[in-house]
RNA sequence: AGCUUAUCCAGAAAGGCGGAGGGACUGGCCCUGCGAAGCCUUGGCAACCGUCCGGUGGGCAACCAUCGGGUAGGUGCUAAAUCCAGUCCGCCAUGCGGCGGAGAAGAUGAGCC
Numbered sequence: 001a002g003c004u005u006a007u008c009c010a011g012a013a014a015g016g017c018g019g020a021g022g023g024a025c026u027g028g029c030c031c032u033g034c035g036a037a038g039c040c041u042u043g044g045c046a047a048c049c050g051u052c053c054g055g056u057g058g059g060c061a062a063c064c065a066u067c068g069g070g071u072a073g074g075u076g077c078u079a080a081a082u083c084c085a086g087u088c089c090g091c092c093a094u095g096c097g098g099c100g101g102a103g104a105a106g107a108u109g110a111g112c113c
Base pairs, nucleotide, nucleotide: 002112003111004110005109006108007107008106013042014041015040016039017038021031022030023029025086026085027084028083043078044077045076048074049073050071051070052069053068054067055066056065057064058063082105087102088101089100090099091098092097
């Protein structure tokens, strides 16, 4: 890289180096010399995994499943809903759009190969 699965309308910035891009892609729309990307430092957010406690069910037991709570050890994140849309369906509208549903793509975790 790939496969499976869960989640994605909440939340959380300062400093140093750097010096023009960035928000995955495409179209929009935004951010940016009042300093982009990237790197570093210190903070912060968050309970996916781990870990601890408790309830319930199963089990002789080890333990397993599930629910609730605590905890930043492993990840992750720290402009805008994943910034919005992209394909299909439904309803309303009929100067071309709005609302809702399902997906695609992407991101992150966990498991697998």